The RNA shown here (SAM riboswitch aptamer (S box leader)) has 111 nucleotides and comes from Microscilla marina. It matches the Rfam family "SAM riboswitch aptamer (S box leader)". About the family: The SAM riboswitch is found upstream of a number of genes which code for proteins involved in methionine or cysteine biosynthesis in Gram-positive bacteria. Taxonomically the source falls in Microscilla (Bacteria, Bacteroidota, Cytophagia, Cytophagales). The coordinates come from a structure-prediction model, not an experiment, and the mean pLDDT is 81. The model forms 94% of the base pairs in the Rfam consensus.

RNA sequence: GAUUUAUAAAGAAGUGCAGAGAGAUUGGGCUCGCAGAAGCACUGGCAACCUACUUACCAAAAGAAAGGUGCUAAAUCCUACCUGACUCGGUACGAUCGGGAAAUAUAAAUU
Numbered sequence: 001g002a003u004u005u006a007u008a009a010a011g012a013a014g015u016g017c018a019g020a021g022a023g024a025u026u027g028g029g030c031u032c033g034c035a036g037a038a039g040c041a042c043u044g045g046c047a048a049c050c051u052a053c054u055u056a057c058c059a060a061a062a063g064a065a066a067g068g069u070g071c072u073a074a075a076u077c078c079u080a081c082c083u084g085a086c087u088c089g090g091u092a093c094g095a096u097c098g099g100g101a102a103a104u105a106u107a108a109a110u111u
Stems, first nucleotide, its partner, number of pairs: 001111008013043005021032003026080004044072003049068003053063003076103001081100005
């Protein structure tokens, strides 16, 4: 890198270095940022996917948080493709609220 499965509206910030961009990609929107963003490091925290552990044992479920990851602005920030409902309208388009897909991210397994 590829494939499969699961999850993604909950939760969790400080310091130092750094110095202009950032929120995955492209378009649109919106937001964060010199009152210091992204990135890196440290410390703390959240969560409970995997391993180990406890509830006598297996499974399920629950607990706990030592280890391996992950995460720690905003729904995966929203949207784009298909589709349902309602309103306007002759229709299309559009607005609002939903469902699905795709993409992305993370975990575990396989390769």